[in-house]
A computed fold for a 338-nucleotide RNA from an uncultured Acidimicrobiaceae bacterium, annotated as Bacterial RNase P class A. It matches the Rfam family "Bacterial RNase P class A". Gene Ontology terms of the family: ribonuclease P activity, dimeric ribonuclease P complex and tRNA processing.

RNA sequence: UGAGUUAUCCGGAUGACCGCGGCAAUGAAAAUUGUCGAGGAAAGUCGGGGCUUCACAGGGCAGAAAGCUGGCGAGAGCCAGGUUGGGGCGACCUGACGGAAAGUGCAACAGAGAGUAAACCGCCGAUGGAUGCGCAAGCGUCACAGGUAAGGCUGAAACGGUGCGGUAAGAGCGCACCAGCAUGCGAAGCGAUUCGUGUGGCUUGGUAAACCCCUUUCGAAGCAAGGCCAAGCAGAAGGAGGGUUGCCCGCCCGCUACUCCUUCGGGUAGGCCGCAUAGAGGGAUGGUCAUCACUCGCAGCGCGAGUACAGAACCCCGCUUACAGGGUGACUCACCGU
Numbered sequence: 001u002g003a004g005u006u007a008u009c010c011g012g013a014u015g016a017c018c019g020c021g022g023c024a025a026u027g028a029a030a031a032u033u034g035u036c037g038a039g040g041a042a043a044g045u046c047g048g049g050g051c052u053u054c055a056c057a058g059g060g061c062a063g064a065a066a067g068c069u070g071g072c073g074a075g076a077g078c079c080a081g082g083u084u085g086g087g088g089c090g091a092c093c094u095g096a097c098g099g100a101a102a103g104u105g106c107a108a109c110a111g112a113g114a115g116u117a118a119a120c121c122g123c124c125g126a127u128g129g130a131u132g133c134g135c136a137a138g139c140g141u142c143a144c145a146g147g148u149a150a151g152g153c154u155g156a157a158a159c160g161g162u163g164c165g166g167u168a169a170g171a172g173c174g175c176a177c178c179a180g181c182a183u184g185c186g187a188a189g190c191g192a193u194u195c196g197u198g199u200g201g202c203u204u205g206g207u208a209a210a211c212c213c214c215u216u217u218c219g220a221a222g223c224a225a226g227g228c229c230a231a232g233c234a235g236a237a238g239g240a241g242g243g244u245u246g247c248c249c250g251c252c253c254g255c256u257a258c259u260c261c262u263u264c265g266g267g268u269a270g271g272c273c274g275c276a277u278a279g280a281g282g283g284a285u286g287g288u289c290a291u292c293a294c295u296c297g298c299a300g301c302g303c304g305a306g307u308a309c310a311g312a313a314c315c316c317c318g319c320u321u322a323c324a325g326g327g328u329g330a331c332u333c334a335c336c337g338u
Stems, first nucleotide, its partner, number of pairs: 001334010012292007020037007039309001043320002046318005051222004063218005068081005082097006098213002103211002105207002120152002122148003127145002129142005160178006179203001181200008226273004235264007246255002293307006
């Protein structure tokens, strides 16, 4: 100098004018003045918490979520670490994480065979069989029965690898080493785990985002939650009125219907609270001009255009997604110079 990785921050600034909403003051009112007025994601509404109402003896089934270790934290999540894969020369990025040795299930195509496996090619001829020679012992031939998982072939995957012994041929059949499994000891670490060393049987396939098993946790609905006040109409109780009607043969009283008044309970419309140093009416938070900053274009050194994603609705913590452009720190690679 160039190309990158990662963390974090900003994401137009100032002023004037006009306009919108909340609050306060003044004012009879209209209005005036002052002050405040979007974000890192306000978004998706995904995971939790606060708050509210309902439910709730105890236990179980079903269902859901989480699942390596440590720390913080509300068990969400974040940070750091461990084991094991993938990508990059590198800084670094990215996936997975209880159990397959409790049980059940599944594995296309190919292939002889896909799970206490299989004999297609190959190998063998110990044993049985057929047959030849031989007096016999035996020696040959065939590959019918049979033996064989070393070698070939198919496949993502074929029941540890290498070597020696062994055998008719073979085989953990035996042994040595290695890998893996189980287990003991020592060292390091809080721990997951790592390193070293011994013992054992010689070997146990994959899949749990298949059922399932184990451990831990979980009541439901949500601010349109919910609470308070409360017209009118209807209702209940009490009182008053007296024209008419009914109960009565008539009169009086009483009762009922009617009118008026008072009171009461639930509660509709409506209002307030919940509700916030933006804040509701699910409704405001904007625009113009000037100067400056940045980006782009040009007929080019001053003109023009533009300034991302997006926009609160009970609050908070996370996660995810969107985002023009720019700044800063650390680190990597290549080249050049000293």
Model confidence (mean pLDDT): 76 of 100.